[in-house]
């Protein structure tokens, strides 16, 4: 001083949260020790014990108990009960009640009282009956009370003094503040005193009465301050006020009474309902202020609960009394007793709050002459960490940085952690032992002295609860003593292990769904410390109620308008006054407590001296700018006159035409009407159309316009009539008359409510048709209230410019409207209005901007998180429908604003794409082969899932593969590397029995001089797992999308998020360029560069070619040569809109243009930006973490991956004459070949066998097919179609039963062209037609990869579908439309 939370991310709004102090607090843990303070916030609840108010014998009468006596006398000390005085009205506790002169501060009393104390004056004579108690005696359990006789007194009572006092009347003087006071009086009537008692004993104390005045304490009045609800607005009969020398009272009053008036109080808040002691002060706060009123201090009330006096100076009385009530105790059942909100304790309530201690030493109270008594006040001391202050749980050294613990990048490092152990040292605390002041400078008794005889002065003495306490010393010994809470962010401080949205945390925001820094443990770390944390409260950060110090177009807020009363604020200018104001003085603001100095306890808290402050209130004395109040005076504010002008301003009456719809008649026919499409409806009894006539009600076309006018609401033919109204000129009259406005009153759209009329249109309701899953809607056809008219009601709207009045000032342009001056419909001006862009400013931005949302001034309204809710209850108005007014409880952390970036839109603009549309072939129907779901099994091993899976991983599953399942084994293991020990080379050949693996076993060998070095066993240490997690990860890869896109840099603009650059205009395939431009520029991507085609050219010339030459065959580059062509593989050329004509600034476009093999990227192809989908992949490969370890790891046999009711994809072969078979003929390419290709001969129908020859390949090896010719078959389930299925074979291969490919013969299925629907294709493409390779023993290939032959049709063109660039525009979307969100 600030932080956290609304957004993807900004900014302003707003509420919530946190981070600080406090507390009479409680609860968890945990706990060594002092000093100060503090300690029933609840049930003003009941209370059981004990104490808490007595004292005086110097009032008085006794003598019951005790002592002393000469036992003679209450005779002496001395004293119970008693008469008598004082004192109990202090002090102590509590806050129920009280919203009130209760408090608190100022005043006042000329309306008053005041025992003890003080000071002055003065007095105190003289009598007189009682009565307690003692005695007696009665009556009751008791408490207690009754008769009888006897007595006193400072107790009570008469009569006398009375200059005093008090009431009445009179005189003088004098004074104030209304009523009126005061002094004098040798004036007058009347009333009222006492104890001369007590002690001492010779001198005096001390009590009594009256009266003045202090002082002290009250009491009575007033002015301000002092709570919350208007969903309390009206209240009040002693109520207001008068008269009575009325009554009462210290005293004034309706305080009480009796007549008499009808007042008084209240929106400046009466009444009345709640809630409450106030106050100094305390917490907090920069400060204004909030909250609070426990301890201390001051007041007030109360003292079981309600009510009343007595008595006294003083009570209507906490430990008096008397009634009533309720409760609780005694009883002998007749009757009595009680009152802890004193200290203490005790139940009881509650989360909670102490001992049934000491002592009167002090300090203070009563009584008392005093000594002395009494005092739960008080002082002390016990318990409680319940605060706040101080103090220690130890100091320095000490590194092998021990061990253990924990983590980690783990042969090792980090960290606990100088910590520890070990050495030196100290010794507060602790124990123990000894010493110990001061609270007593007081007070009291006694003895002397003084002198002013009530003080004072000295000597001796005598009191200490706390306590032998605090302190000071000595001895021992590191010895007696640390914990709580947190560690994702706020907020200082972090790892691992555990659990898996479980269990739990959480003050907010969130965290926990298998790698949690946030749950729970550890380690560690960080705060703080005799405490730490949690709760609840309160201030505060909260300028989030804004006086300091907010706001109100859209964030919550301008009333729907106007006129207006109280209010409130008000224009020049003089004069008065002094009420606000401002200055000096003065009282007073108790003390404590705060501030601040000083100064006492070892220090501090703490507590003492002093000093400011106490920001108030009262009083005086002055100033007179400003305000306000009186008086003069002005004319600019405001208002009247005057003139000409100006408007859909009101209100009222006529008029008119077009148009609908009705009627009536005419033509005329078959539909009309109506939608998207149709119905429903209307028409042959003649509609709709059309004409002609006539009725009715409404509303007024065009002009018409960011044009007019009205306070808003509203106002539109046209005319007349009344009636308002701003404004403008001119500058004569009034002279502040003004502004604004809570109540109040008036208007107030449409809808509605009432009566009455009127009803042509148009239509809530309600009927049908239609839509549609439904359709109480949207469309139709109808149709009534109502729409109009008149009166009267309702009083609400996005009654908006979401922006109250009013006034002043503040740069420009530009457009219209009226008027003014001027001849002027030019031009400039000026007034008042309506508009438009913009300066400054101001705002959060959007915007606003002389018509302010700027600058400032005056009034009124209103807002203070969303929802619940403008609801409900209550009041008011209404006929009714409603309307005004307006809550809470409960829940949420947000809800709102404004503007930025995507996304997205059945939003626009431009623009691409086989994306539609134009076209060709398909798919979907069938049979087949393949994948995939599903099912189904001992297993049918995994994975891939819209586009971006499904002939996909798989470029090749009989065994193997193979991960699955059955089931038989191994266990250092199926492979590998270390070490150690045995045992034997090594290796070959067997045999048992197994289904193989494997076990068992026999027979040959028997390394090397050693060191060893191979095998095998047997033990270890590393293994091994296609076992989860692709949401821990690397790599790779799909896709958007070969789409044009996606970034910085510095500069600019904006408060920021962000913009610009990249947008604008033309161009492009392409953010390609080019021209504009607060942008300059550059980066990743497009192009280019790289491959391969097409052309030429140079080099080169076998195995490839063969013009020319030569020689040769049946025939052939086959041979001789040849480097001329093809070709083949290397090096270049070539294409650039470079030329030309138009367009175009220019990029660039257009041409059947020229050349030219190719023309505008020449065709193909690698080649994939920023990221997007938590897209695929732990099974390709690597990898963290988790998991198994005689098994999830290995070997081996068998079976499975091939199952089949069914669904899909994605292919194949066909339905057939552009074809099917027969026979002849004809042309490529580009690949592969030795465990290969294979020529050629032989055999078979044939697959293919046997022979066999050549290529390690430009040399050898392979009939391309479609096509063409020519014959056939003549539209048929066929000479289309080939599925299925029987036989027979072939080859591979340990081995073709599950589960192989091919021949041959035979069989001969569906299918006659395919529903909605959907896919591909732009040229050497589509279709079609063979061909080769990869993998591989063979194949389940009709798949995927390549090759060449034959060879199209189509594209008007971007309206629509899918996709996607860029600009714009909407939003409540942001997991971003597969979003979000609303009802039931």
């Nucleotide at each position: 001083a600030g932080a956290g939370u609304u957004u993807g991310a900004u900014c302003a709004u707003g509420g919530c949260u946190c981070a600080g102090g406090a507390u009479g607090a409680a609860c968890g843990c945990u706990a060594g020790c002092g000093a100060c303070a503090g300690g029933c916030u609840u049930a003003a609840c009941a209370c059981a014990u004990g104490c808490a108010a007595g004292u005086c014998g110097a009032g008085g009468g006794g003598c019951a108990g005790c002592a002393c006596g000469u036992c003679a006398a209450g005779g002496u000390g001395g004293c119970g009960a008693c008469c008598g005085g004082c004192g109990c009205a202090c002090g102590g506790g509590u806050g129920a009640g009280u919203a009130a002169c209760a408090c608190g501060u100022a005043u006042g009393c000329a309306a008053c009282c005041u025992a003890c104390c003080c000071a002055u004056a003065a007095c105190a004579g003289u009598g007189g009956g009682a009565u307690a108690g003692c005695c007696c005696u009665a009556a009751g359990a008791a408490a207690u009370u009754g008769g009888g006789a006897u007595u006193a007194a400072u107790a009570c009572c008469g009569c006398a003094u009375a200059a005093a006092a008090c009431a009445g009347g009179g005189g003088u003087g004098c004074c104030g503040c209304a009523u009126g006071g005061c002094a004098c009086u040798a004036u007058u009537u009347g009333u009222u005193a006492a104890a001369u008692g007590a002690g001492a004993a010779u001198c005096u104390u001390u009590g009594g009465u009256u009266a003045u005045g202090g002082a002290u304490g009250g009491g009575c009045a007033u002015g301000c301050g002092c709570a919350g609800g208007a969903u309390u607005a009206g209240g009040u009969a002693g109520u207001u006020g008068g008269u009575g020398a009325g009554g009462g009272u210290a005293a004034c009053g309706g305080c009480c009474c009796a007549c008499c008036a009808a007042g008084c109080c209240a929106u400046c808040g009466a009444u009345c309902c709640u809630u409450a002691g106030g106050g100094g002060a305390a917490c907090u706060g920069a400060g204004a202020g909030g909250u609070u009123g426990g301890u201390c201090c001051c007041c007030c009330a109360c003292a079981c609960u309600g009510g009343u006096a007595c008595u006294g100076a003083g009570a209507c009385a906490g430990g008096g009394a008397c009634c009533a009530g309720a409760c609780u105790c005694c009883u002998a059942c007749g009757g009595g007793a009680g009152g802890c909100a004193g200290c203490a304790g005790u139940g009881a309530g509650g989360a909670a709050u102490a001992u049934u201690g000491g002592u009167c030493a002090a300090u203070g109270g009563c009584c008392g002459c005093a000594a002395g008594g009494c005092u739960g006040a008080a002082c002390c001391a016990g318990c409680c960490a319940a605060g706040u202050c101080g103090c220690g749980u130890g100091a320095a050294g000490g590194a092998a940085g021990a061990g253990g613990g924990u983590a980690c990048u783990a042969a090792g490092u980090a960290u606990u952690g100088u910590a520890a152990a070990c050495u030196u040292c100290u010794u507060u605390u602790g124990u123990u032992c000894g010493g110990g002041g001061g609270u007593a400078a007081a007070a009291g008794a006694c003895g002397g002295g003084a002198u002013g005889u009530a003080u004072c002065c000295u000597g001796u003495u005598u009191u200490g609860c706390a306590a032998g306490u605090a302190c000071c010393g000595g001895a021992c010994g590191a010895a007696u003593a640390a914990g709580c809470a947190u560690c994702g962010g706020c907020u200082a401080a972090c790892u691992c292990c555990g659990u898996g949205c479980c269990a739990g945390c959480a003050g907010c925001c969130g965290c926990g769904g298998u790698a949690a820094u946030a749950c729970g443990g550890a380690g560690g770390a960080u705060g703080c410390g005799a405490g730490c944390g949690u709760u609840a409260u309160c201030c505060g950060g909260a300028u989030u109620u804004a006086u300091u110090g907010g706001g109100u177009u859209u964030a919550a807020a301008g009333g729907g308008u106007g006129c207006g009363u109280a209010g409130g604020u008000g224009g020049u200018u003089u004069u008065g006054u002094a009420a606000g104001u401002c200055a000096g003085c003065g009282g007073u603001g108790a003390a404590a407590u705060u501030u601040u100095u000083c100064u006492g306890c070892u220090u501090a808290a703490c507590a003492g001296g002093g000093a400011g402050a106490u920001u108030g209130c009262c009083g005086u004395u002055g100033a007179a700018a400003c305000u306000g109040c009186g008086g003069g005076a002005c004319u600019u504010g405001a208002g009247a006159u005057u003139g000409g002008a100006c408007g859909a301003g009101g209100u009222a009456u006529g008029c008119g035409g077009a148009a609908u719809u009705c009627g009536u008649a005419g033509u005329g026919u078959a539909g009309c009407g109506g939608u998207g499409a149709a119905a429903u409806g209307c028409a042959u009894a003649g509609a709709u159309a059309u004409u002609a006539c006539g009725a009715a009600g409404a509303a007024c076309u065009c002009c018409g316009a960011u044009a007019g006018c009205g306070u808003a609401g509203g106002c539109a033919g046209c005319a007349u009539a009344c009636c308002a109204g701003g404004g403008c000129a001119a500058g004569g009259c009034u002279g502040a008359c003004a502004c604004u406005g809570a109540a109040g009153c008036a208007c107030g759209a449409a809808a509605g409510u009432g009566u009455g009329g009127g009803u042509a249109u148009c239509a809530a309701a309600c009927a049908g048709g239609a839509u549609u899953a439904g359709a109480u809607a949207c469309c139709c056809u109808g149709g009534u209230a109502g729409u109009c008219c008149a009166c009267a009601c309702a009083g609400u709207a996005a009654a908006c410019g979401a922006u109250g009045a009013a006034u002043a000032c503040u740069g420009a342009c530009u457009g219209u409207u009226u008027g003014c001056g001027a001849u002027a419909u030019a031009c400039a001006g000026u007034a008042a209005g309506c508009g438009g862009u913009u300066a400054a400013g101001c705002g959060a931005a959007a915007g606003c901007g002389u018509u302010a949302a700027g600058u400032a001034u005056u009034c009124c309204a209103c807002c203070u998180g969303g929802g619940g809710a403008g609801u409900a209850c209550g009041c008011c108005g209404g006929c009714a429908a409603c309307g005004g007014u307006g809550a809470a409880a409960c829940u949420c952390a947000a809800a709102g604003g404004a503007a930025u970036u995507g996304a997205c839109g059945g939003g626009g603009g431009c623009c691409c794409g086989c994306a539609c549309a134009a076209g060709c072939g398909g798919a979907g129907g069938a049979a087949c082969a393949u994948g995939u779901g599903g099912u189904u099994u001992a297993a049918u091993u995994c994975g891939a899932u819209g586009a971006u899976a499904c002939g996909c991983g798989a470029g090749g599953a009989a065994c193997c593969u193979u991960a699955c399942c059955c089931g038989g084994g191994c266990u250092c293991g199926a492979a590998c590397g270390g070490c150690u020990g045995u045992u034997g080379a090594a290796u070959a050949u067997g045999g048992a029995u197994g289904a193989a693996a494997g076990u068992c076993u026999a027979u040959a060998g028997u390394c090397g001089c050693a060191a060893g070095a191979c095998a095998a066993c047997a033990g270890u240490c590393g293994a091994g797992g296609u076992g989860c997690u692709g949401c821990a990860u690397g790599g790779u890869u799909g896709u958007c999308g070969u789409c044009a896109g996606c970034u910085c840099g510095u500069g600019c603009c904006g408060u920021g998020a962000g913009g610009u650059g990249u947008c604008g205009g033309c161009u492009u395939a392409a953010g390609u360029g080019c021209c504009a431009u607060a942008a300059c520029g550059a980066g990743c991507g497009c192009a280019a560069c790289c491959c391969u085609u097409a052309c030429c050219g140079g080099u080169a010339g076998u195995u490839a070619c063969c013009a020319g030459c030569a020689a040769g065959u049946a025939a052939a580059g086959a041979u001789g040569g040849g480097g001329a062509c093809u070709c083949u593989a290397c090096c270049g050329g070539g294409a650039c809109u470079g030329c030309c004509a138009c367009c175009g600034u220019a990029a660039g476009g257009u041409g059947u243009g020229a050349g030219g093999a190719a023309g505008g990227u020449g065709g193909g192809g690698a080649u994939g930006a920023c990221g997007u989908c938590a897209a695929a992949u732990c099974a390709g490969c690597a990898c963290g973490g988790c998991c198994c370890u005689u098994a999830c790891g290995u070997c081996c046999g068998g079976g499975g991956c091939g199952a089949c009711a069914c669904a899909c994809g994605u292919g194949u072969u066909a339905c057939a004459a552009u074809g099917g078979g027969g026979g002849g003929g004809a042309c490529a390419g580009a690949a592969g070949g030795c465990a290969g290709c294979u020529a050629c001969c032989u055999g078979g129908c044939g697959a293919c066998a046997g022979g066999g020859u050549g290529c390690u390949a430009a040399u050898c090896c392979g009939g391309a097919a479609a096509c063409c010719c020519u014959c056939u078959c003549c539209c048929a389930g066929u000479u289309c179609g080939g599925a299925u299925u029987g036989g027979a074979g072939u080859c591979u291969g340990c081995a073709a039963c599950c589960c192989g490919a091919c021949u041959c013969c035979a069989u001969g299925a569906a299918g006659c062209c395919g529903g909605a629907u959907u896919c591909g294709c732009u040229a050497g493409u589509a279709a079609u037609c063979g061909c080769g390779c990869a993998u591989c023993a063979g194949c389940c290939a009709u798949g995927g990869c390549g090759c060449g032959g034959u060879g199209a049709a189509u594209a008007c063109g971007u309206u629509c579908c899918c996709g996607g660039g860029c600009c714009u525009u909407g939003u409540a979307c942001a997991c971003a439309c597969c979003g979000c969100c609303c009802g039931u």